[in-house]
RNA sequence: GAAGGGUUUGAUCCUGGCUCAGAACGAACGCUGGCGGCGUGGCUAACCCAUGCAAGUCGAGCGCGAACGCACCCUUCGGGGUGCUAUUAGCGCGGCGGAAGGGUGAGUAACGCAUGGGCAACGUGCCCCAGGCAGGAGGAUAGACCAUCGAAAGGUGGCGUAAUACUCCAUGAUGCCGCGGAGAGGAAUCUCCUCGCGGUCAAAGGUGGGGUCCCUUCGGGGGCCUUUACCGGCCUGGGAUCGGCCCAUGUCCCAUCAGCUUGUUGGUGAGGUAACGGCUCACCAAGGCUGCGACGGGUAGCCGGACUGAGAGGUUGAUCGGCCACAUUGGGACUGAGACACUGCCCAGACUCCUACGGGAGGCUGCAGGGACGAAUAUUCCGCAAUGGGCGAAAGCCUGACGGAGCGACGCCGCGUGUGGGAAGAAGGCUCUCGGGUUGUAAACCACUGUCUGGGGCUACCAAGCGAACCGGUUAACGCCGGCGAGUUGAGGCGCCCCGAAGGAAGCCACGGCUAACUUCGUGCCAGCAGCCGCGGUAAUACGAAGGUGGCAAGCGUUGUUCGGAAUCACUGGGCUUGAAGAGUACGUAGGCGGACUGUUAAGCGUCUUGUGAAAUCCCUCGGCUCAACCGAGGAAUUGCUGGGCGAACUGGCAGACUUGAGGCAGGUAGGGGCGUGUGGAACUCUUGGUGGAGCGGUGAAAUGCGUAGAUAUCAAGAGGAACGCCGGAGGCGAAAGCGACACGCUGGGCCUGUCCUGACGCUGAGGUACGAAAGCUAGGGUAGCGAACGGGAUUAGAUACCCCGGUAGUCCUAGCCGUAAACGAUGUCCACUAGGUUGGGGAUCUUUUGACGGACUCCCGGCCGAAGCUAAAGCGUUAAGUGGACCGCCUGGGGAGUACGGUCGCAAGGCUAAAACUCAAAGGAAUUGACGGGGGCUCACACAAGCGGUGGAGCAUGUUGCUUAAUUCGAUGCAACGCGAAGAACCUUAUCCUGGGCUUGAAACGCACGGAUCGGAUGCCUGAAAGGGAUGUCCGUUGCCCUUCGGGGUGAAACGUGUACAGGUGCUGCAUGGCUGUCGUCAGCUCGUGUCGUGAGAUGUUGGGUUAAGUCCCGUAACGAGCGAAACCCUUGUCGUUAGUUGCCAGCGGGUCAUGCCGGGGACUCUAGCGAGACUGCCGGUGUUAAACCGGAGGAAGGUGGGGACGACGUCAAGUCCUCAUGGCCUUUAUGCCCAGGGCUGCAAACGUGCUACAAUGGCCGAGACAAACCGACGCAAGACCGCGAGGUGGAGCAAAUCGGAAAAAACCGGCCUCAGUUCGGAUUGGAGUCUGCAACUCGACUCCAUGAAGUCGGAAUCGCUAGUAAUCGCAGAUCAGCUAUGCUGCGGUGAAUGUGUUCCUGAGCCUUGUACACACCGCCCGUCAAGUCAUGGAAGCCGGUAGUGCCCGAAGUCACUCCGAUACAGGGGUGCCGAAGGCAAGAUUGGUAACUAGGACUAAGUCGUAACAAGGUAGCCGUAGGGGAACCUGCGGCUGGAUCACCUCCU
Repeated sequence: GAAGGGUUUGAUCCUGGCUCAGAACGAACGCUGGCGGCGUGGCUAACCCAUGCAAGUCGAGCGCGAACGCACCCUUCGGGGUGCUAUUAGCGCGGCGGAAGGGUGAGUAACGCAUGGGCAACGUGCCCCAGGCAGGAGGAUAGACCAUCGAAAGGUGGCGUAAUACUCCAUGAUGCCGCGGAGAGGAAUCUCCUCGCGGUCAAAGGUGGGGUCCCUUCGGGGGCCUUUACCGGCCUGGGAUCGGCCCAUGUCCCAUCAGCUUGUUGGUGAGGUAACGGCUCACCAAGGCUGCGACGGGUAGCCGGACUGAGAGGUUGAUCGGCCACAUUGGGACUGAGACACUGCCCAGACUCCUACGGGAGGCUGCAGGGACGAAUAUUCCGCAAUGGGCGAAAGCCUGACGGAGCGACGCCGCGUGUGGGAAGAAGGCUCUCGGGUUGUAAACCACUGUCUGGGGCUACCAAGCGAACCGGUUAACGCCGGCGAGUUGAGGCGCCCCGAAGGAAGCCACGGCUAACUUCGUGCCAGCAGCCGCGGUAAUACGAAGGUGGCAAGCGUUGUUCGGAAUCACUGGGCUUGAAGAGUACGUAGGCGGACUGUUAAGCGUCUUGUGAAAUCCCUCGGCUCAACCGAGGAAUUGCUGGGCGAACUGGCAGACUUGAGGCAGGUAGGGGCGUGUGGAACUCUUGGUGGAGCGGUGAAAUGCGUAGAUAUCAAGAGGAACGCCGGAGGCGAAAGCGACACGCUGGGCCUGUCCUGACGCUGAGGUACGAAAGCUAGGGUAGCGAACGGGAUUAGAUACCCCGGUAGUCCUAGCCGUAAACGAUGUCCACUAGGUUGGGGAUCUUUUGACGGACUCCCGGCCGAAGCUAAAGCGUUAAGUGGACCGCCUGGGGAGUACGGUCGCAAGGCUAAAACUCAAAGGAAUUGACGGGGGCUCACACAAGCGGUGGAGCAUGUUGCUUAAUUCGAUGCAACGCGAAGAACCUUAUCCUGGGCUUGAAACGCACGGAUCGGAUGCCUGAAAGGGAUGUCCGUUGCCCUUCGGGGUGAAACGUGUACAGGUGCUGCAUGGCUGUCGUCAGCUCGUGUCGUGAGAUGUUGGGUUAAGUCCCGUAACGAGCGAAACCCUUGUCGUUAGUUGCCAGCGGGUCAUGCCGGGGACUCUAGCGAGACUGCCGGUGUUAAACCGGAGGAAGGUGGGGACGACGUCAAGUCCUCAUGGCCUUUAUGCCCAGGGCUGCAAACGUGCUACAAUGGCCGAGACAAACCGACGCAAGACCGCGAGGUGGAGCAAAUCGGAAAAAACCGGCCUCAGUUCGGAUUGGAGUCUGCAACUCGACUCCAUGAAGUCGGAAUCGCUAGUAAUCGCAGAUCAGCUAUGCUGCGGUGAAUGUGUUCCUGAGCCUUGUACACACCGCCCGUCAAGUCAUGGAAGCCGGUAGUGCCCGAAGUCACUCCGAUACAGGGGUGCCGAAGGCAAGAUUGGUAACUAGGACUAAGUCGUAACAAGGUAGCCGUAGGGGAACCUGCGGCUGGAUCACCUCCU
């Protein structure tokens, strides 16, 4: 002292980016704002500045001087004089200081800064120490005054004056210079000490005191002597301090800056400087720097430190401190100890100001302040009281340094906005399931306290200082030193006490997840939110508001920036097979690294120590402000650098010796290693000739093409070019690319063996060099086949393709370029170590007597499987992707982009190097589960096939679409809507679907209040289409309970009216729902527990071998079991038994009839309906694994689930239904509710679905005449009888039904007619006449009779059903129902087939497996052009700037040099020369801006064209290259598997 989370997916693991939580800030913005302390505050325009102040001081260096004011006097009232002021102000000479302090960060990538050293190559005013000295003389000058020029600033001339100003002489050494000698020291040039000689250089006085003299206006003034004191002066030496110079190390980015340099590098000499030095100059030499990054470009003051971080680091350089640089821009020197000088000088430029236009003045990057800029940063404050500085002897003066105050929540720290009680849990708000809950002890109310703010009062401190007087020491004395100490100095601020009152003091943000905190309303992909993921399309915890809640709090949020998290540049601490990433391969330079032994050294290394690492900061301890922030003291730390001592293991250096690394030598050995020359056969094409005679060729099918001018085919001969079958193999060789007939020549490398030789000679390898498939390029050849481009034919919607016929470059050779590929093992090279097994190739040894074969062992090379280990996994695994070492290369989200620009290489194509703006929140790897595939395997299904019958054609019925309409109500829409909801639309039904008329607490339900007590039933009147409305009679019935004086009063059930709560809604949302239903599908599946495997999603089980209708069963098996499904249980049907025997039955017995179970009886049979039995692969044989099971058989009524039904797993389709019902929300309330009349739902150019009837002879018609089952019947079924051609009518026995009725079954069978035709088929349509139901058949019923007699002669493409009592065909019944549109639906029975025993194909389904870029799951995903909009970028004729340099011109100020004048000399002036700033010209470089036009890129719900990729993606894909094309792309050549599938071969287990 170290934390993670969200986000790629259906889910998982990994990679990887984006993003959040933290801390910080010289901050800014929004909302809000009580107090104090300590800090802090122009980050932008080094932009421009009004005004004031920021550097003066010294009279104890000197010469002048007498202002203002005050007092007095005089006055002609204008003024004058005197005194004080006065050691004054002011002016000047002179000295010291203006080089410090203060500001800023423009420049600077540098000895600028930091750290450590050096100067034997230097300076130093003031200060300190030591020694010595100060004698004499001289001439000026400013100011002042006079004159004068100028607007001013300022100047000129004259006169005259002083000094600590200036000059000269003297003195003078331990200084300096020159010469000579001796000694010592040192790292070279040298340094130090000492001796002798010669030359040369100095000064200033002032004040006080003492002594003495002179003058005096009596105040005083002056001279001389003295040195007694102090302050100064001069010379010399030393010190201290502060500087100057030099060196080592460190110090940002760009290599798309790779070469730079002529004073450059060095030398000699000279000049210059305080001093070394190319610092400068002359001459000589040709050097110097650079991959350890020169030169160039960009950016930047550096450090102590600050922020962050666990640290290592990263970022930063405000405030404080150290250094540097700068002072309007550029240049320059002067003065001085020190400057090339912030508030000095000269010149040049820009700008501002004054001006009399002639000329002048200025420099806030000092403190305030103003303007401008900007998101943004303060007072034109007070004071020298303190600290410090300058001058002065001092008092003191000056000090925008500094001390303070003011302004700003800018930051840090502290305090407060009250404390305790207080439940009717008040009111109000919000919510609600209407009960309540919450705000909430919160408030009110009661009690208490008094911080801060406000008002008033009081006192210490920041004071140290100066200093009268006194004391002591010392001096001759002034004085000085020490002590005590009256008095005195405050700009600004702190503290304490009193008064007073809960009174004056809370906001901001958030509440989907990350992330603490949830509800209602509004809105309705709008408005808006958003840090990331993402919210919003009518039930939003995500927008806006409210209530509530959470967090922080005088602040809270937002924005910006930095670090962290980010191990996301990885030193600590990452990677590169497939995620981004190993260079195509080798050789090799620099560099890095390097075997074993001995000795030595001490550079690295270790240990001890010296100096330094400023202070402040950080940390620790202690202390001071009431605490804290803040401050003080001490310590630690400062990981660094430096000097020295010691050590010697390791690394390095040196020396010697070694053989195992490496190399050599000798002997063998395999090989498509390379280059050259030659030779060969097969095939192909062409040419010639022969035979031959109609086609050939080509494809999915064709056509173009070739062919009677003789093709194809075939034979013979000849020519030509290219490639080398079999052997041939995952076999060999090579560094890689690559290499394949044979022979010869030349030549490289490998491997094996050897008691040979050298002796670390090695490994890697930035740059560099060489090689480097195919395509392509240049020149010249060659050209058989193949074949980009191109032409033609097909295919197609199109077909710039796939297929076909041709065919040019090219492919081949020589010479030269190019330098790239999926150049791949997607795996750099080298070394060492770490189980095995097996196999192929090459060699050696041993063994078997020899050989072959074999065996054992060993070395090298090529494969496979696997231990440990590694890996995200797949996988790798002695040929590592394991464990280690050495060196190189490369990566850092996706896209933009391997692109642009620049450079370089190339003939070109193009290669190498290689960004940014902008944009997205992903892109990606491996594996998992599904789904899908024009992938595979197995299996099933009336799926196909084999059959039978249909639909599609006709007419009609019915449903739907569409159209129409006032309305044609609504719903259902692939399978799985369409004879469906609807098992009955004339009114009703019915739905506000339409027109019209009405009602409004309502047609029905319920509560309350009030009214008057009545009310109910029947029947009338008017109006009206009815509903309704309006008047108002009659008849009948009824009125409770209590009190009562019987007059009545009170109350009240039911009912009525009024009012109010409410009712009502087939209105919307089936995408808010429940329930119900369809479908996949009666398909065989779907899961779980425990265990095991896997990091995990998941897997296993459930896969495999058999078998089954079946995940049915058996076997095997890291699984063992279980559940929901399947099966079974249930119903029905098929056989038998038993029980029972009416309404059913009737054999036997009896009776009766024309006849009939009609009757007595019977319980046998049928039947009815209860209970049982029966079938289980139980038995036999075979097959099979000794299994499950299958096949066959026996028995049996039935045989392998006997037939049929009910029963529908987990789930899918936001499937259907709010119009069955229920229900959330929304909407409506004199209407979307309710009632009524009429209409509509039936409408008809058209289309579709489902059916019926047909088209006929297996038929139609007529006649005769058999055999069912099931069901129904009282608002009913209705017999017999009679009437009607008939529908039907009259009438009514019987029957609540095994009794009566519906009821006739029909087809079949028998007989007759019809004879192939639009008919004796077919019946539509229409006319007429009727019947029935019903208030009512017009719209719009059914049925009957007569008449009419349409289409239709078996149905195109296509399509449906069915596997046995099935299809087909025949009729019967029922529900709904007054009637009916029923040909529908649901049941019932009669007659009763054919075909298949297969799985190639179509469809669907199940299991296993495979690929996937799909997961909304192929109706998926997705590419490119074009069109539209927006954005950034590149190119571009040009245009406009910036920067740095070069050359030339001009040349200010100024230094230096020369020269002239100055009588000499100085000062000064003039001239010339070199250098030289700004400026001008020129050609280039570089970097920006802009631009007609142009190029590609990115992004943008629903644009156009195609469909390139993902599955074998429908032509496998991709890489390089070349050509072509609207576009994705296509084609050629070579390469890769990161291709599916099938087969073969080989290998392993």